[in-house]
Context: one part of a larger RNA
RNA sequence: UUGAGUCUAAAGCGUUCGUAGCUGGUCUGAAUAGUUCGUGCUUAAAUCUUCCUGUUUAACGGGAAGACAUGGUACGAAUACUUUUAGACUAGAGGCCGGGAGGGGGGCUGGGAACUUUCUAGGUAGGAGUAAAAUCCUUUAAUCUUGAAAAGACCACCAGUGGCGAAGGCGCAGCCCCAGAACGGACCUGACGGUGAGGGACGAAGGCUAGGAGAACGAACCGGAUUAGAUACCCGGGUAGCCCUAGCAGUAAACGCUGCUUACUAUACGUUGCAUUUCCUUGAGGAAAUGCAGUGUGACAGCGAAGGCGUUAAGUAAGCCACUUGGGGAGUAUAAUCGCAAGGUCGAAACUU
Repeated sequence: UUGAGUCUAAAGCGUUCGUAGCUGGUCUGAAUAGUUCGUGCUUAAAUCUUCCUGUUUAACGGGAAGACAUGGUACGAAUACUUUUAGACUAGAGGCCGGGAGGGGGGCUGGGAACUUUCUAGGUAGGAGUAAAAUCCUUUAAUCUUGAAAAGACCACCAGUGGCGAAGGCGCAGCCCCAGAACGGACCUGACGGUGAGGGACGAAGGCUAGGAGAACGAACCGGAUUAGAUACCCGGGUAGCCCUAGCAGUAAACGCUGCUUACUAUACGUUGCAUUUCCUUGAGGAAAUGCAGUGUGACAGCGAAGGCGUUAAGUAAGCCACUUGGGGAGUAUAAUCGCAAGGUCGAAACUU
């Protein structure tokens, strides 16, 4: 709880698509549902105003007349706005065309240095490791050097507050397939838009199921040290896992701790993509200015408790959704639901302070 808020105090769903709902550009006509106006009826009494009246007066009470009254209903009128309907428009949105940019996604093929192991040859007593050591490896020839091979994982330099993607995320090369955005043209459709409760899809790492693969690394585990102890930090090993295929799971400081869309509001300097113009040039080269889109830094106004934000807003406004309402108990219990499980989602109260 018709309030005030959500970067950091409690609070933006991890992201996106989209149903209902809410909301919606410009012009013209019609309807008149909402809306506005008028009239009638209704809108209890008490209350309020005026007059009369009772108790000695008053308060208080009685009677008469009037007023007030949100709203409801009927009839009539108005037509700006909202709505409905008919028609039209192009500035929103979508389509089409054009040449480019991109670690966007999926598949296939090829390549590369290194690590490890095996083999060949050389060579001999150490190697490895640490603050220092030891466990460990090594005369069954290690470490080191030469050449060859196998296997798995990864992709140095380029690499950039650079690019792409809704987010998670994406980086060797070539080919094939799929998708999206920006810019330019102003050719087509003609409001088809925005948001989005439920719902669907995607979703790092770790985990699970089945089958493979297994070089390096490495939870657990086993040793060696350290230490009062050392279930650790350091060292030697090492299984799951990490990798592939097909599924499940659905969470993260899933962060810009900042929901999406639209419009408006000084400026300066970088940088990426596209377009236009100009200059130098003649190399599909270089430079400058402008426009649009992205990505950064500083900063005016403004905002903010401050830190700070500041045309990529946390400024000024509008539309829609989500969420918060002292700390703990507790993201617990219970019920429900999803999952093979682990667990996820939804989510209290007593009590305490």
Molecule: small-subunit ribosomal RNA, central domain
Organism: Nanobdellota archaeon